RNA sequence: GGCCCCAUCGUCUAGCCCGGUUAGGACAGAAGCCUCUCAAGCUUCAGGCACGGGUUCAAAUCCCGUUGGGGUCA
Repeated sequence: GGCCCCAUCGUCUAGCCCGGUUAGGACAGAAGCCUCUCAAGCUUCAGGCACGGGUUCAAAUCCCGUUGGGGUCA
C1' cells in the first nucleotide's frame, strides 16, 4: 500500500442484513421501600449509536469519506 471485519450507556451486549414503538437487557451507579443496622430483595431514576457529509417524509440501520482497532496478502 491492496482487501476484509469491528466501533452502541461506566463495562458487557441485543437491534444493523430487510430504515418507522420512547434504542432494549445484564452488571455497576443514585434515590426510595423493607430492616434495629447492613446485605439480599422490590420500585424508580440517570446514562449510549466513533466523527463528518449524503439519500430519505423518516437513518444506530442505506451510501461516501475520515479516525481508531483487528485480520490477511505481500

A computed fold for a 74-nucleotide RNA from a Planctomycetota bacterium, annotated as transfer RNA. The prediction has a mean pLDDT of 84. It matches the Rfam family "tRNA". It is annotated as a transfer RNA.